Model confidence (mean pLDDT): 76 of 100. A computed fold for a 149-nucleotide RNA from Goodfellowiella coeruleoviolacea, annotated as FMN riboswitch aptamer (RFN element). The sequence was found by an Rfam model in a public genome assembly. NCBI's taxonomy places the organism under Bacteria, Actinomycetota, Actinomycetes, Pseudonocardiales, Goodfellowiella.
RNA sequence: GUGCGCUCCGGGGCUCGGUGAAAUUCCGAACCGGCGGUGAGCGGUCCGACCAGGACCGUCCAGCCCGCGACCCGUCAACGACCUCGUUGGCGGUUGACCCGGUGGGAUUCCGGGGCCGACGGUGACAGUCCGGAUGGGAGGACGCGCAC
Numbered sequence: 001g002u003g004c005g006c007u008c009c010g011g012g013g014c015u016c017g018g019u020g021a022a023a024u025u026c027c028g029a030a031c032c033g034g035c036g037g038u039g040a041g042c043g044g045u046c047c048g049a050c051c052a053g054g055a056c057c058g059u060c061c062a063g064c065c066c067g068c069g070a071c072c073c074g075u076c077a078a079c080g081a082c083c084u085c086g087u088u089g090g091c092g093g094u095u096g097a098c099c100c101g102g103u104g105g106g107a108u109u110c111c112g113g114g115g116c117c118g119a120c121g122g123u124g125a126c127a128g129u130c131c132g133g134a135u136g137g138g139a140g141g142a143c144g145c146g147c148a149c
Stems, first nucleotide, its partner, number of pairs: 001149006007142003015029004030129002032118002034068004041059007063116002072093009098114005120132003
């Protein structure tokens, strides 16, 4: 370093006003942004006499680009119930939203501006923010531990 196993970690957000019998659900303003990739930031060391340019290390960097996860649907298997249901696992499917200007060789990522998006069930009234499934699952991450090469 690679592979397998273990351990741990692994999501944020309703404030003010209005209407109303009733709204953190509607209206006006407000608030929030999982994981990996890409990505031109910042700092340092070095090569280069210097410059240009380059190498390496650390750290940081996209809700709307590419992919993934959660939710939901189907299917197969095992198991449990025993009447079409549940649990677990595999496989497949579905699943939101960006433009303009600037710089530049290069930016839907940087800078400026203006927009847009957000599972299912519940509810005295329609929910990204409340309650619930969930002390769950999880993309993945991390010192670390074990084994093998």